Predicted 3D model of a 71-nucleotide RNA (transfer RNA) from Anabaena sp. MDT14b. The prediction has a mean pLDDT of 81.
[in-house]
RNA sequence: GGGGCUAUAGGUUAAUGGUAAACCCUAAGAUUGUCGAUCUUAAGUUGGGAGUUCGAUCCUCCCUAGCCUCG
Numbered sequence: 001g002g003g004g005c006u007a008u009a010g011g012u013u014a015a016u017g018g019u020a021a022a023c024c025c026u027a028a029g030a031u032u033g034u035c036g037a038u039c040u041u042a043a044g045u046u047g048g049g050a051g052u053u054c055g056a057u058c059c060u061c062c063c064u065a066g067c068c069u070c071g
């Protein structure tokens, strides 16, 4: 330098172009004499940019980072 794969919440992972979800974690409350456990609620996310589309996590292009491969 060429090619390929991956990037979603603090962590691990879903989502066949149509309101982005679950579990763990975190916060508040209920329960309990206390802790733990349990229950309820809440906060928190599509790596960056552009394009296509009525509508993009999803399709196209560029960039960034990581991994693999060729030379």
Stems, first nucleotide, its partner, number of pairs: 001070007010024004018054001026042005047063005